This is a predicted structure of a 472-nucleotide part of an RNA (small-subunit ribosomal RNA, 5' domain) from an uncultured Parcubacteria group bacterium. Its Rfam family is "Bacterial small subunit ribosomal RNA". Rfam links the family to the GO terms ribosome and structural constituent of ribosome. The full RNA is in RNAcentral, with records from Greengenes. The prediction has a mean pLDDT of 87.
Context: one part of a larger RNA
RNA sequence: GGAUGAACGCUGGCGGCGUGGAUAAGGCAUGCAAGUCGUGUGGGUUUAGGCCCACGGCAAACGGGUUCGUAAUGCAUAGGAACAUUCCCAAAAGUCGUGAAUAAUCCGGAGAAAUCCGGAAUAAUACACGAUGUGCUCUACGGAGUAAAGAUUUAUCGCUUUUGGAGUGGCCUGUGUCCUAUCAGCUUGUUGGUGAGGUAAUGGCUCACCAAGGCUAUGACGGGUAGGGGACGUGAGAGCGUGAUCCCCAACAUUGGGACUGAGACACUGCCCAAACUCCUACGGGAGGCUGCAGUCGAGAAUAUUUGUCAAUGCGCGAAAGCGUGAACGAGCGACGCCGCGUGCAGGAUGAAGGCCCUUGGGUCGUAAACUGCUUUUCUUAGGGAAGAAUGUAAUGACGGUACCUAAGGAAUAAGAGGUUACUAACUCUGUGCCAGCAGUAGCGGUAAUACAGAGACCUCAAGCGUUAUCC
Repeated sequence: GGAUGAACGCUGGCGGCGUGGAUAAGGCAUGCAAGUCGUGUGGGUUUAGGCCCACGGCAAACGGGUUCGUAAUGCAUAGGAACAUUCCCAAAAGUCGUGAAUAAUCCGGAGAAAUCCGGAAUAAUACACGAUGUGCUCUACGGAGUAAAGAUUUAUCGCUUUUGGAGUGGCCUGUGUCCUAUCAGCUUGUUGGUGAGGUAAUGGCUCACCAAGGCUAUGACGGGUAGGGGACGUGAGAGCGUGAUCCCCAACAUUGGGACUGAGACACUGCCCAAACUCCUACGGGAGGCUGCAGUCGAGAAUAUUUGUCAAUGCGCGAAAGCGUGAACGAGCGACGCCGCGUGCAGGAUGAAGGCCCUUGGGUCGUAAACUGCUUUUCUUAGGGAAGAAUGUAAUGACGGUACCUAAGGAAUAAGAGGUUACUAACUCUGUGCCAGCAGUAGCGGUAAUACAGAGACCUCAAGCGUUAUCC
């Protein structure tokens, strides 16, 4: 000198674009944050429109948050073979027949509640069985096994099997990836083989048996610290430092463990168990999980509204109309940052008054003010008023009567902070008297202090200016 998710002090006019819990992954009141489909089905209710309950389908594994853990089951990059894939696209073939239940509901019962139990009836794109086999799987090549669901209406949406694609995901390998030797030896499923099990799939992934291997000063093992990358800061570069916002990947969801469902989870607002904590209770038993958006307490130098809308973009469901969406888009708060604009312009000397200095002559603040003329960015008021809205005809805008335009008014509404011994741009007076104090370093102050304090003048930057912290 540059930089910051900054904080603190003094000061503070406006706008645009960004950005804002870095500490306690501490605890959380309240509201909202994931639904949708009646063109799958049964029922209840209503005058009607419609609404509600339940079965069923798809979604809820996305989106959003955080960085605890993790030094490698991670990430980055370059490859690989033994895999999976809902929805989407292309192609081939099919969609025949039958059956038993069950919920809501009704009846009865238990409980404070959460909720649960018994009996009766019923439907389906729910469940099950049979048929067929383009195909697919297995095969001793003879054969064996294996699917489907309808709805509405004349055209669609579906359903089943298979092949290919796209995208996505799982797995393996090479290389790279912080400090520490005051950590030198580590390892028994450990290293390899055979066989089996398991998985979508390879594999000690697991198990039985066999062998005794495997890693290590090119740092194993242990300890500490830490999410990684694209990038960001600085620097001429090499490098050094960082990993906020945005994007990709990983991990986590009160703590620990587990599986279920499913194409996909071992699942933030699903389930079960255990633990701690909080709440309800009729003491028998129950309920909960903000590291979602707001908000609250706490700790802290320190970090915002319990806001509007689904108008756009996107996502889920739906044939569609549409519904949902604290994603998103907006508004609010903070000079936290960057950028832009303004706080007037021209004239005006007998150089007013006043302040300060003075050698008492004067000098300086200073064309500065007053005064005269002008302008209206900004401001106030009034009038008009968008784009963003679509390969979607019409309708549809939260922002917002916002941006912007026009008119009128009036210099009106708007300047401070730090410094002035040297480094370092800028000096005098008064007070103080090694005191009070200053200070980044050298240093200054003990009676003439340009270094302390006040005043005037001046210098620098400017809606900011300084200080502190950290990096280059």